[in-house]
Context: one part of a larger RNA
RNA sequence: CUGGGUGUAAAGGGAGCGUAGACGGCAGUGCAAGUCUGGAGUGAAAGCCUGGGGCUUAACCCCGGAACUGCCUUGGAAACUGUGCUGCUUGAGUACCGGAGGGGUAAGCGGAAUUCCUAGUGUAGCGGUGAAAUGCGUAGAUAUUAGGAGGAACACCAGUGGCGAAGGCGGCUUACUGGACGGUAACUGACGUUGAGGCUCGAAAGCGUGGGGAGCAAACAAGAUUAGAUACCCUGGUAGUCCACGCCGUAAACGAUGAAUAGCCAGAUGUCGGGUAGCAGGGCUAUCCGGGUGCCCUCCCCAACGCAUUAAGCAUUCCACCCGGGGAGUACGUUCGCAAGAAUGAAACUC
Numbered sequence: 001c002u003g004g005g006u007g008u009a010a011a012g013g014g015a016g017c018g019u020a021g022a023c024g025g026c027a028g029u030g031c032a033a034g035u036c037u038g039g040a041g042u043g044a045a046a047g048c049c050u051g052g053g054g055c056u057u058a059a060c061c062c063c064g065g066a067a068c069u070g071c072c073u074u075g076g077a078a079a080c081u082g083u084g085c086u087g088c089u090u091g092a093g094u095a096c097c098g099g100a101g102g103g104g105u106a107a108g109c110g111g112a113a114u115u116c117c118u119a120g121u122g123u124a125g126c127g128g129u130g131a132a133a134u135g136c137g138u139a140g141a142u143a144u145u146a147g148g149a150g151g152a153a154c155a156c157c158a159g160u161g162g163c164g165a166a167g168g169c170g171g172c173u174u175a176c177u178g179g180a181c182g183g184u185a186a187c188u189g190a191c192g193u194u195g196a197g198g199c200u201c202g203a204a205a206g207c208g209u210g211g212g213g214a215g216c217a218a219a220c221a222a223g224a225u226u227a228g229a230u231a232c233c234c235u236g237g238u239a240g241u242c243c244a245c246g247c248c249g250u251a252a253a254c255g256a257u258g259a260a261u262a263g264c265c266a267g268a269u270g271u272c273g274g275g276u277a278g279c280a281g282g283g284c285u286a287u288c289c290g291g292g293u294g295c296c297c298u299c300c301c302c303a304a305c306g307c308a309u310u311a312a313g314c315a316u317u318c319c320a321c322c323c324g325g326g327g328a329g330u331a332c333g334u335u336c337g338c339a340a341g342a343a344u345g346a347a348a349c350u351c
Base pairs, nucleotide, nucleotide: 003323004322005321006320007305008304012319014201015200016199017198021194022193023192025088026087027086028085029084030083031082033081034080035077036076037075038074039073041071042070049065050064051063052062053061054060091191092188093187094186095184096183097182098181103177104176105175106174107173108172109171110154115149116148117147118146119145120144121143125136126135162169163168206247207246208245209244210243211242215241216240220236221235223233258318259317260316261315263314264313267296269294270293271292272291273289274288275287276286277285278284279283301306324351325350326349333344334343335342336341
């Protein structure tokens, strides 16, 4: 490479937007590049294949045929692909009406709690553990009451509940703002899907500059434990955690499961959002969504576990990735980065 694969064996890019490319709805009509078909030319000989023949046979040799699947040229066909034109509305989008939501950004506000400060009451302990000690306390702690400061996080509600492309998002209010969903069927008329490169976003930790610093807490110190204890436990405690701006670009970035399709394929039962109808009362029942999110299970699939209309089933399109273990996500080179490092990514050798 072919082929077979990618939930857990090697393998889905962390996520989105989108360029080239690849693929692409229904109807009509033209062209004829692909496609199909007829003719002509060429496709050296030898060889291969085949029908005969000659050396006693064979190897070997000779004659005829076929083949040479190709290229060029010319006449035709028009289903499919392509291409030009004309239409269509179901794909896609727009418009209008409506409700749901921790979606995002910014500003302001609130209460509980921890800590600290001041003052009052009050006296000998507090704290901590398996047990202790370090530590704090007669310079008055712990406890308790009142007042104040400051930072960070938002109990209950809270839910296999909601929203977001993913990362993620939870006190309240306001402003600005993105998306999805239901209904109507007015408008556009294939405008679509995927997406190599590219661009953007991207937890935590980390880095730069300037702030902030209550609690927590790598490092560090001390006390224990222990044979030792560079740990687990305890008392302290600095970066950091927070804010602004700029970097970093990685995670078991996980559903370990790429995106898409009004695609096709039994059911049962919750729940969230919306619509319709009925009952009639604080909701209930039925039903619809080309809505979401769970659980169970038939066919199918699977090495099994399991999956099962939210597929890991049956199909189609596009992208990414895998090819025995180690060496190794290493070395070298290159690109990016302030650095840490990230991305790309071997071989020798060895089993």